A computed fold for a 152-nucleotide RNA from uncultured Phascolarctobacterium sp., annotated as Lysine riboswitch aptamer.
Its mean pLDDT, the model's own confidence on a scale to 100, is 77.
NCBI's taxonomy places the organism under Bacteria, Bacillati, Negativicutes, Acidaminococcales, Phascolarctobacterium.
The RNAcentral record of the sequence draws on MGnify.
The model forms 100% of the base pairs in the Rfam consensus.

RNA sequence: GAUAGAGGAGCGGAAAGCAUGAGUAAUCUGUGGAGCGGGAGCAUCGAAGCAGAUGAAAGGGUCAACGCCGAAGUGCUGUGGCAGCCGUGCCAUGGUGCUGGGCCGUCAGUGAAAGCUGCCGGACUGUCGCUGCAUGGCAGCGGAGAGCUAUC
Numbered sequence: 001g002a003u004a005g006a007g008g009a010g011c012g013g014a015a016a017g018c019a020u021g022a023g024u025a026a027u028c029u030g031u032g033g034a035g036c037g038g039g040a041g042c043a044u045c046g047a048a049g050c051a052g053a054u055g056a057a058a059g060g061g062u063c064a065a066c067g068c069c070g071a072a073g074u075g076c077u078g079u080g081g082c083a084g085c086c087g088u089g090c091c092a093u094g095g096u097g098c099u100g101g102g103c104c105g106u107c108a109g110u111g112a113a114a115g116c117u118g119c120c121g122g123a124c125u126g127u128c129g130c131u132g133c134a135u136g137g138c139a140g141c142g143g144a145g146a147g148c149u150a151u152c
Base pairs, nucleotide, nucleotide: 001152002151003150004149005148008069010068011067012066017062018061026054027053028052029051030050031049035042036041038086039085072099073098074097075096076095077094078093079092080091081090082089083088100125101124103122104121105120107118108117109116110115127143128142129141130140131139132138133137
């Protein structure tokens, strides 16, 4: 350098379906009679509220073909695109930083919710190094995937 592998409550995951979103938004009718909205604006050609009728969708979730073991995720930033009236949100991609892995918890953000993201903490687990014990294991400390193991 090449090839092939391992960690395990391992990572990502299309389409379709399903549940949720939600009896919500919206529309119509009646009542009501001047407000509603972050702003732009809307409103006596009838606001808010109340009652009735009709009644969605997107994102997220689940399952999952399939792809894998920096799998992948995420912070900052550049570029391009999409949606929206704006505030904003989403997608792709370049650079750069962090993270071995999942779990639990505080705090913060986000979400209708379930959850998700980030910092911190805790135990567990895989791997390597060092030390000790002693007999193929145990314990302690430390490190990181640009790692570890096997073969050529």